[in-house]
């Protein structure tokens, strides 16, 4: 000084408007049984802590951890 922090993992959300998606996990079908395939469910106080604002993952301010220099 810069860059990142978002479900169990990998990551998206680009101009502020009630968080998604693949992988995993779970039920179900489907199989003698498995895997593979289908279809559904469930899981995030978006590092913390203020602040701006009708409304914030998104702006700002400050701390914490990680990279890179």
């Nucleotide at each position: 000084c810069g860059a990142a922090a978002u479900g169990g993992c990998u990551c998206a959300g680009u101009u502020g408007g009630u968080a998604g998606a693949g992988c995993a996990a779970c039920g179900c079908a489907u199989u003698c049984g498995u895997a593979a395939u289908g279809c559904g469910u469930a899981g995030g106080u978006c590092a913390c802590g203020g602040g701006u604002u009708c409304g914030a993952g998104u702006c700002c301010c400050g701390u914490u951890u990680u990279c890179g220099g």
Transfer RNA from uncultured Parabacteroides sp., 69 nucleotides, folded computationally.
Lineage of the source: Bacteria > Bacteroidota > Bacteroidales > Tannerellaceae > Parabacteroides.
It matches the Rfam family "tRNA". About the family: Transfer RNA (tRNA) molecules are approximately 80 nucleotides in length. The family's RNA type in Rfam is transfer RNA.